The RNA shown here (small-subunit ribosomal RNA) has 1505 nucleotides and comes from a marine sediment metagenome. Model confidence (mean pLDDT): 84 of 100. The sequence is in RNAcentral, with records from SILVA.
RNA sequence: GCUCAGAACGAACGCUGGCGGCAGGCUUCAUACAUGCAAGUCGAACGAUUAAAGCCCCUUCGGGGGUGUAUAAAGUGGCGAACGGGUGAGUAUAAGGUGGAUAAUCUACCUUCCGGUGGGGGACAACGGCUGGAAACGGCCGCUAAUACCGCAUGUGGUUGCGGCGCCUUCGGGUGCUGCAAAGAAAGGCGCUUUCGGGCGCCACCAGGAGAUGGGUCCGCCCCCCAUUAGCUUGUUGGCGGGAUAACAGCCCACCAAGGCGACGAUGGGUAGCCGAGCUGAGAGGUUGAUCGGCCACACUGGAACUGAGAUACGGUCCAGACACCUACGGGUGGCAGCAGUAGGGAGUAUUGCGCAAUGGGCGAAAGCCUGACGCAGCCAUGCCGCGUGGAUGAUGAAGGCCUUCGGGUCGUAAAGUCCUUUUCUGAGGGAAGAACAACCCCGCGAGGAAAUGCGCGGGGUCUGACGGUACCUCAGGAAUAAGCAACGGCCUACUCCGUGCCAGCAGCCGCGGUAAUACGGAGGGUGCAAGCGUUGUCCGGAAUCACUGGGUGUAAAGGGUGUGUAGGCGGGGCUGUAAGUCAGAGGUGAAAUCCUGCGGCUCAACCGUAGAACUGCCUUUGAUACUGCAGCUCUUGAGUCUCGGAGAGGUCAUUAGAAUUCGUGGUGUAGCGGUGAAAUGCGUAGAUAUCACGAGGAAUACCAGAGGCGUAGGCGGGCGACUGGACGACAACUGACGCUGAGGCACGAAAGCGUGGGGAGCAAACAGGAUUAGAUACCCUGGUAGUCCACGCCGUAAACGAUGAAUGCUCGGUGUUGCCCCGAUUUUUUGGGGCAGUGCCUAAGCUAACGCGUUAAGCAUUCCACCUGGGGAGUACGAUCGCAAGAUUGAAACUCAAAGGAAUUGACGGGGGCCCGCACAAGCGGUGGAGCAUGUGGCUUAAUUCGAUGCAACGCGAAGAACCUUACCUGGGCUCGAACACUACCGGACAACCUCCGAAAAGAGGUCUCCUUCGGGCUGGUAGUGAGGUGCUGCAUGGCUGUCGUCAGUUCGUGUCGUGAGAUGUUGGGUUAAGUCCCGCAACGAACGCAACCCCUAUUUCCAGUUGCCACCCCACUUCGGUGGGCGCACUCUGGAGAAACUGCCUCUGACAAAGAGGAGGAAGGUGGGGAUGACGUCAAGUCAGCAUGGCCCUUACGUCCAGGGCUACACACGUGCUACAAUGGUCGAUACAGAGGGCAGCUACCAUGUGAAUGGAUGCAAAUCUCGAAAAUCGAUCUCAGUUCGGAUCGAAGUCUGCAACUCGACUUCGUGAAGUUGGAUUCGCUAGUAAUCGCACAUCAGCCAUGGCGCGGUGAAUACGUUCCCGGGCCUUGUACACACCGCCCGUCAAGCCAUGGAAGCUGGGGGUACCUGAAGUUCGUGACCGUAAGGAGCGACCUAGGGUAAAACUAGUAACUGGGGCUAAGUCGUAACAAGGUAGCCGUACCGGAAGGUGCGGCUG
Repeated sequence: GCUCAGAACGAACGCUGGCGGCAGGCUUCAUACAUGCAAGUCGAACGAUUAAAGCCCCUUCGGGGGUGUAUAAAGUGGCGAACGGGUGAGUAUAAGGUGGAUAAUCUACCUUCCGGUGGGGGACAACGGCUGGAAACGGCCGCUAAUACCGCAUGUGGUUGCGGCGCCUUCGGGUGCUGCAAAGAAAGGCGCUUUCGGGCGCCACCAGGAGAUGGGUCCGCCCCCCAUUAGCUUGUUGGCGGGAUAACAGCCCACCAAGGCGACGAUGGGUAGCCGAGCUGAGAGGUUGAUCGGCCACACUGGAACUGAGAUACGGUCCAGACACCUACGGGUGGCAGCAGUAGGGAGUAUUGCGCAAUGGGCGAAAGCCUGACGCAGCCAUGCCGCGUGGAUGAUGAAGGCCUUCGGGUCGUAAAGUCCUUUUCUGAGGGAAGAACAACCCCGCGAGGAAAUGCGCGGGGUCUGACGGUACCUCAGGAAUAAGCAACGGCCUACUCCGUGCCAGCAGCCGCGGUAAUACGGAGGGUGCAAGCGUUGUCCGGAAUCACUGGGUGUAAAGGGUGUGUAGGCGGGGCUGUAAGUCAGAGGUGAAAUCCUGCGGCUCAACCGUAGAACUGCCUUUGAUACUGCAGCUCUUGAGUCUCGGAGAGGUCAUUAGAAUUCGUGGUGUAGCGGUGAAAUGCGUAGAUAUCACGAGGAAUACCAGAGGCGUAGGCGGGCGACUGGACGACAACUGACGCUGAGGCACGAAAGCGUGGGGAGCAAACAGGAUUAGAUACCCUGGUAGUCCACGCCGUAAACGAUGAAUGCUCGGUGUUGCCCCGAUUUUUUGGGGCAGUGCCUAAGCUAACGCGUUAAGCAUUCCACCUGGGGAGUACGAUCGCAAGAUUGAAACUCAAAGGAAUUGACGGGGGCCCGCACAAGCGGUGGAGCAUGUGGCUUAAUUCGAUGCAACGCGAAGAACCUUACCUGGGCUCGAACACUACCGGACAACCUCCGAAAAGAGGUCUCCUUCGGGCUGGUAGUGAGGUGCUGCAUGGCUGUCGUCAGUUCGUGUCGUGAGAUGUUGGGUUAAGUCCCGCAACGAACGCAACCCCUAUUUCCAGUUGCCACCCCACUUCGGUGGGCGCACUCUGGAGAAACUGCCUCUGACAAAGAGGAGGAAGGUGGGGAUGACGUCAAGUCAGCAUGGCCCUUACGUCCAGGGCUACACACGUGCUACAAUGGUCGAUACAGAGGGCAGCUACCAUGUGAAUGGAUGCAAAUCUCGAAAAUCGAUCUCAGUUCGGAUCGAAGUCUGCAACUCGACUUCGUGAAGUUGGAUUCGCUAGUAAUCGCACAUCAGCCAUGGCGCGGUGAAUACGUUCCCGGGCCUUGUACACACCGCCCGUCAAGCCAUGGAAGCUGGGGGUACCUGAAGUUCGUGACCGUAAGGAGCGACCUAGGGUAAAACUAGUAACUGGGGCUAAGUCGUAACAAGGUAGCCGUACCGGAAGGUGCGGCUG
C1' cells in the first nucleotide's frame, strides 16, 4: 500500500413472505404530454335579462300579474389572482448563513389616532341593428347605469418653494415649532326608525399621524476544485453636474482625472442551488443537502414592458425562436418543474380515489361559494417499531434421512400421543374520541344612543364526520390461518458424506479445483439473523493512510547543488503608556423543527405533546493587563565596528624553474624492439630498441603530504611577485537589537557538451587493425580523431553525498590532531595544565524499525524554509518557460499489480577468505580404455524379442540358474461362476486308476473297475447361489523394505539470559581428537538422538570338559622298519564353555600445572590392536503396486484361465562390468609338500575294474570333529631361448560322455584336429595404505543339467609408497557478500516475433461554449414630434437611442473522431544473447558524450550503496 469485520440509505436486484402502527415513495430526460380537475368571489357597487316553490291579486279557470333573504349565464365595477402548490435548470456571487446599517426606503388588507365625504359632467361595455371570417376573433352605427371615468369647491394633516426660532449630530445631516405661497381628496350600499326633511347603526370611501406585518437596498465575516488559468479592467476607478428610482449608487448620461483589482490568488476554466440540519466519528473532522422548515432562482427557450401596494407575473399580455395541434391555406391555438394520469428514459419510484367533516387560504355583512393547499383512503416489507406462527407433558429414544470404527451415533422431546391456551383468524353483537366555532333561537350583562336595529361579553339550546360502522370491547369456534434467507478454509459463529477431476465452477483479500476438495455442485448436520435474509451501489469509520487534535524526510517515499537577499514568518533585558489580540461580567441575537434531559399521551415501542438544556457563533457594553502587539524612554549579553597578532593548495593576474614523456638533428652501435595469459597487428638492415649530446614544444607539478590546511558549495597543490576576500586568537574601547530564516528574484556552480579564435607533448570517446571467442560491434594489444589546455561566451546538470537544510540554547566523559592565547617546568630543543576556534576516533544518558547516531546528534527544545504520501506507467506525455543545440525546469492521466521497499535473521550458494578431513590429490602397486570371448544395457530388428532399474546412487542390477516349466511376451487351438480356494443348498456314489479312439496337446468320446463309517459324517463329482481372477494403471494415494549423502560429526531440547522480533546464546573462542573426543575459558547450566563403549569374530593366556578330536609317556599286535592298528591317557594340538588381559595404567619430555601429544618400559597385543554388526535429525515426491500387503480406478465369453510351438538367446552398431592373454618372475613335462571354511541320502562316494578322456560298471563308509568331496601357486628336476613362438587360445571340423519326456532354434563336458586377434594398449579413467594390493587355488547357494569368467565365503604366498595439502573431487567448522529461499540446474535484463488493452502525436473531418468587428433588427420603455382624432386631459401616427434574435468575417479555446505513427502495460512453456545479483567471472552505480541487433560498450569527472 491493498482488503475485511461496524453504522447508514428516497435505494435497486435475488429468494421468501402472517398482521398492525408510524413514516416515506422519478435521485434518470428542466424530455414530450391525451383527458379531468388545481382561483375565484361579491346582486349588501351597477345596468339589462332568465326563472322554480311558496304567498298575494286577477281570471274567460286555459292562465296572467305582483312578490320572492330566489336561480343561472354573460357584462361594467371591486378585491383576490405576486399567496398557496411544483422544480433545482441556471447561479461560485447579484445567491445563502450570521451579525449589523438604512440619518438612503416602500408597505394593499389589519389595529389605533385625527379630520373629512359638498356639488356637477360626459362616456364605454352589456343590449339592439348592419356586417367580415372556416375558426379564433372582430368592424361600424345606436341606447344605458355605477363604489367605473373627469373637472369644480373645501384643505385639518401632508408635499414643494422661500423664510424665522430651537434641540441633537458621526458635521454628511437629522428633528421640533412657526410665517407666506403654490398645486392637490372622496362613493356610496344595507339595516332600524321617521314628522319623509332626516336621524341613528354597520360596512365601504378620502387626506394624514403612529403601529404591526411584509419587503427593497448597503456593509463585516464565512462559503468547492484547477497556477499545466498570472496578469485583469475603459463605465473600467474616482470626481463635478444632471437624469432615473420608493430609495443609495456609473444604475444611466455629458465633461474631467488615470485610476481600480491581483500571489492574503485577481482574471479565466470546471463543478454546484444555499442553510437549519441528516449520516458517520471518542472527538476534531469527513460526507450529504430526499422527506420537514427558512431563503433564492426558474415556469417551453430568449427578450420586453403593462396593471398593481406588491410581478418584470407557473395555470396574464406583447415580440422572436423551436416543437406540437386545428385549418376552408387566408389564418389561428398551446405550454402538467400544480394533483392524478400517459408515452419515453431507466436497475428504479404509487390512484386519471373520497371529502371540504377538521386546519388554513380567497371573496362576501352573512348564509355561503371556491380550494388536487389540506384531511383521509388505495398501492409498495421502501424504512423504523411492535405482535404472532402455540404452551405443558411425552423414550420404544418409533419410522425415515444422514454418518459409521458396523458396536453404534445423530436429527431428537423433535414427531406421534395426552392435557391446555386463543394474541392472531373466522362469524355475530356492541361501539367511540376527533365537533368546536360560525350561523340561528333563548336568557343575562356592558358602552353608546331620544329610541330601535346594531355592537361587545357571558350562559343555554339546535345543527354539522370524508375517514367509517373505523379504532376499541364482548361472545362463539378451533392449534386451528402463518418461516424463510445466508453462510459453515482463515479473517469469522458454524463439519461430515457423495459427485466432479485445473473441467464445471468459486472468490471481499489471501486463495480453492490436476481422483480421497470441511473452499466447486448436492445432501445430512450444526451456526447466524428472522418477516425478512443476502447481494450490488454510495458515504463515513477502522485509515495516525494528508497527521489541528495526531505523521514524517541518514539507509524505507522525502533536505533544494551552494550562497546572497525581497516580501512574509519569528525575535534579547528593564520601565512607562495604550488596550488591537487575550481573559472576565452583563445585555441583544443565534426562527421553529431536529439532537439531549425531565414529565406526559397512544396497552408497549416506533410516533406524538409539553418544559428545560443546548445552539460551542456574532454584535454591543463595562472591566482586567500577566503574555503578544503598538508607542515612547533606557540597557548590553545577541549582532556589528576599531586596534594588535599569527596560520592557510582561499581567489584573480603576471612571471619563472627543474624532472619526465614525445619529436627533431648529430654521434656510438647491431638485430632485433615492442607487447601479452600466450600471441599478433605495429616499429626496425632505408639502421630501430639501447646509449650520448644539443634543440623544439605542450601539459602536469615527485619528495614535503598528514585521519593536515583553506573555501558557502563546486573546488583548491612547483617557486616568486602584484591585487584581493574570509575565518580565528588577544586585550580594552565604541554602536545599542542594528537579529534569525527566507517563497519568488539574483549570483556562483565538477565533468561532459556547444559557439568563435588559438594551441596540441602525453592521454584518449568515435574509428581502424591484431587477438580472444560459438559470435565479440567488448574486456587485452598496436595505432588514433574530436576532446582534454588557453581566451571570451553559453549550458546548469552529477552517488552536486555526511545520501543528514539554516540558526540559537541546553545535556556525562576519554583520546588524537591543526591554529592562536594564558599559567608553570626547562639553558635551548622540548614539555605539563588551562581557554577559544576547527577537524577525527571511541563511548554514557537519550533516540532509532534496526543498522547505527551520540556536544561536529540522528538527544532535549524553539524559529523559519524546502520536500514526501504504495509499486509500475514516468521524471514520460501535453502545455508553458529557458537554451544555438544537446537538453534543462515545471510535471499529469488512462491502464496495470498486490505488492514494491528498508534493516536485520536463518539457511543455501560464490569462477570470496581462513582452518581441517577423506586412496581426494600427490608417492607407489596393479588394472580399464586397444585384442578375442563372456555378461548386462542402449539402439536396431521382430509376430514377440515380456516388464522394471537410467549421473554419482541403472548397466555380471531384480535374476542364489530362461531348452519345456519358469513366463508375465507372440502365434495358433480351447473354456466362461470359470484352472485353484471358501461357504451354503440339492442331486449322485465313489473319486481315483487303467484301456481304446481322435487330436500337436489341452480338450473330447467310449469302455473296464468302483469306498470308509462311530451312521453324525468324511471324501468326491455335478448343478445353483455368494464370494472369483487380473505380473492391468497409479511408487506422484500408501505400508513395509532398500539405496544415497555418510560411519560424515553432526541434529536438537528444557530452564536461564540477550534481542521489539525472526532469532541468538548453549553448539562460538584457545588448544586437542578418528569424533560436538576431551580440557580450559565464556550468560550460561544441564539434557536427548548421534560419536565412543556395551555385542560378534580374531590375536595371548588360565580354569573346566575330553568324543568322532589329540598321541608326549607306557603296554600289546602287525610291519615293507618309514610306520599302522588297539589299549592306557588328556600332557600337547584342537574343540567350546567360563574367566583374565589394554586403562595413556607407569616413566621422561612437550603443553597452560589442563586436555592431549612425542618417546620409552613392560607386554601376546599400545594408544579405536585388526575386522564385523550397528547408519542421528533429515535430503533426493530417489527405487519398488512385478516379492508381499494395500486405497482408488479399469477388464469380466476377457486385460481372466488351459494347452502346443515360438520368443526373452535375434545383430550394420555403441557403452558398462568381467575373463583369458600378449609370455622366460613364463610355457610344457615329471616329481613332491602344506590349508581353511563348507557340503552330503532322489546325496557325497573310498576302493577295484574298463575307457586317452568326459565317464561307466561294480562295491564300501557316512544323515557326518568318525565316512566322503578335495587344493593351487610355492618347491625340486628337465626342456623351450625371444619367435606370433612349445606364447595365446578364439573360431571351425570330426568323434563322443552326461543330465533330462526332449539338447534344432538353445546345455555343459571330453578327445583328436584347426590355430584368429593379440607383441602391454590414445585422450581418459578405476581400485588399493598391511596380512592390505597383487597373485594362487578351494568351498557353497541357486540347480535334473547349465551357458558361473557372475555372486558370496575360505584359506595359501605376500609387497611397494605416503615429501606433503598448492591443485582436482567430496565433506565439516568459522567468517564475508547476496537482488537466491523450488535456495546457482537460482535469480534476472533488453531487442525481435504473436495476441489483447489503454494512451501520446498526426494531414484532415465534425461539433461546442465564449469573445471581437461589421451588417440587419421584432416587441417594448424613454425622448422628440404630432398638419390627424379629441372641448380638454390626452392619443393615433412618425422619428431617434437601446436591444432579443439572425447573418458575415478572421482568429483563439475546447471536445470527439482519423489513414498513419510512437512508446507503454499485460499474456505457463517462442527467438537472440547473458547486462545485473557472489570479486556475477571487466566491481557496480550517477551525470554527460559518442558508438553498437539487443541487453550494453568506451571516454571524462564523481560516489561507495